[in-house]
RNA sequence: GCGGAGGGCCGGAUGGCCGCGGGGGUGCAAACCCACGAGGAAAGUCCGGACUCCACAAGACGACGGUGCCGGGUAACGCCCGGGCAGGGAAACCUGACGGAAAGCGCCACAGAAAUGAAACUACCCCGGCCUGUCCGGGGAAAAGGUGAAACGGUGGGGUAAGAGCCCACCGGGGGGCUGGCAACAGCCCCCGCACGGCAAGCCCCACCGGGAGCAAUGCCGAAUAGGGUCCCCGCGCGGGCUGAUCGGGCAACCGAUAUCGCCGCAGGGCAAGUCCUGGCCCAGGGGAUCGGGUAGGCAGCUGGAGGGGCACCGGCAACGGUGCCCUUAGAUGAAUGGCCAUCCAGAGGGGGCGACCCCUUGGACAGAAUCCGGCUUACAGGCCCUCCGCGCAU
Numbered sequence: 001g002c003g004g005a006g007g008g009c010c011g012g013a014u015g016g017c018c019g020c021g022g023g024g025g026u027g028c029a030a031a032c033c034c035a036c037g038a039g040g041a042a043a044g045u046c047c048g049g050a051c052u053c054c055a056c057a058a059g060a061c062g063a064c065g066g067u068g069c070c071g072g073g074u075a076a077c078g079c080c081c082g083g084g085c086a087g088g089g090a091a092a093c094c095u096g097a098c099g100g101a102a103a104g105c106g107c108c109a110c111a112g113a114a115a116u117g118a119a120a121c122u123a124c125c126c127c128g129g130c131c132u133g134u135c136c137g138g139g140g141a142a143a144a145g146g147u148g149a150a151a152c153g154g155u156g157g158g159g160u161a162a163g164a165g166c167c168c169a170c171c172g173g174g175g176g177g178c179u180g181g182c183a184a185c186a187g188c189c190c191c192c193g194c195a196c197g198g199c200a201a202g203c204c205c206c207a208c209c210g211g212g213a214g215c216a217a218u219g220c221c222g223a224a225u226a227g228g229g230u231c232c233c234c235g236c237g238c239g240g241g242c243u244g245a246u247c248g249g250g251c252a253a254c255c256g257a258u259a260u261c262g263c264c265g266c267a268g269g270g271c272a273a274g275u276c277c278u279g280g281c282c283c284a285g286g287g288g289a290u291c292g293g294g295u296a297g298g299c300a301g302c303u304g305g306a307g308g309g310g311c312a313c314c315g316g317c318a319a320c321g322g323u324g325c326c327c328u329u330a331g332a333u334g335a336a337u338g339g340c341c342a343u344c345c346a347g348a349g350g351g352g353g354c355g356a357c358c359c360c361u362u363g364g365a366c367a368g369a370a371u372c373c374g375g376c377u378u379a380c381a382g383g384c385c386c387u388c389c390g391c392g393c394a395u
Stems, first nucleotide, its partner, number of pairs: 001391010012344007020037002023034004039366001043377002046375005051214004064210005069083005084098001085096004099205002104203002106199003121145002124140006130133001153171006172194001173192008218300004228291007239283005245258005307328009345364001347362006
C1' cells in the first nucleotide's frame, strides 16, 4: 500500500428572533423574568420483569404453551459471557432449531431391480439343456455398472468358480476401563467383524419453566341536562283501581244498578254576590325536598428507579459483581420538544490555478417519548477510532 475479519463511537456546531410544553419566581390582574424539554433506535410490540387489578389453601398429577450441548452472569429471560462439539474459511473469524432414532407409531417424493424384518436390471461366475447363440432354464454372488439426498461401513491386500468382514492391516463404528475436566467433552488402552440407514423444522419421549388481563391497569373527586330511589304537599269530578254508601234481586255466598242531565268553571273554598259538589284511599298526575349511580371533566398512578452516567480501586479470562466520590433537568393526553436568519464544519458538484489553495452552488440519514426497566430484532446519509488476519514492497 492492497484485500479481508471483529469491536466501539458520533450522527451537525454557535448565536439571534418568533413560537410550543410542563415547572419556578414577581404581580390584584394583564403580563414579565428564569432555567429545563426525544433516541440510538423513542420503532416492531417479539421475549423477560417491576407495578396494578382479578382468580386461586399448599402440594401432586394431567392438559396446553414454551425452552432444549455444558458451566457461569442476572431480579428474570428465548438475553449475555466463557467453554465443548459440528459445519464453512488459507487465516483473522463466522454459523448452529446443538436433548432422545436401542420406548413406540409414522414417513422416506422422483429415479431405481430394490428405500429397511431390504433388493438380482445390466454385467460376472458355476451347472444343465439343444433349437449352438446377442439362446433357454436353475443356482451363486452386493465386488463392477447404473439410479438416488440416502443402497446394511471405507481403502488396500489375501482368498475364491466368481465373490463377499469370508480372513488380515489401517480408518470408521459399538462396548468396557483408565486419565484430564465442575461439566459438555477429550485423550489413551482393551475387547467386538460390525449389530444400530435417515427424519423428532412429523407424532412422541425426557428434563426444566409458565395462573389471567394489562396504565384505556387501578384508586379517588365529580357537574349541567336527562333518568332512577325515598319522603312530604296538592288533588281525587272530567285516566285507572280498591273500599264504603244507597237502591234492587237472592235463603245465602253473591250479583246488578246509581253518583245522571243541563249550565258554568278550572280548583281554591262554602265566604258578601253568583253557582254547586266530589265519602275515604291507592296508582298515575302536578309541585317540592333529599339520596345514590353513571356521563363530561378533574386528581392520583407519573416518573427516584432491580435507576442511569462518569472517574478510581478491588474480585473475575469474560459477562458481571462490590466499594468510594461526583453528576442526574421530558412527563404531554388529540398529545409540546418547532420555524426562520446569520456564521461555521463534514460531504457532494462545478470553475480557476503548475501548486499550496481560492471562488460559486448545494448540503446532514433513520426516525420520534406516552407507566417504567432489562434484552432481542429491524431502519439509518455520512464520518471517526481501536484490535486482528493475509499478500506485496522497503529496511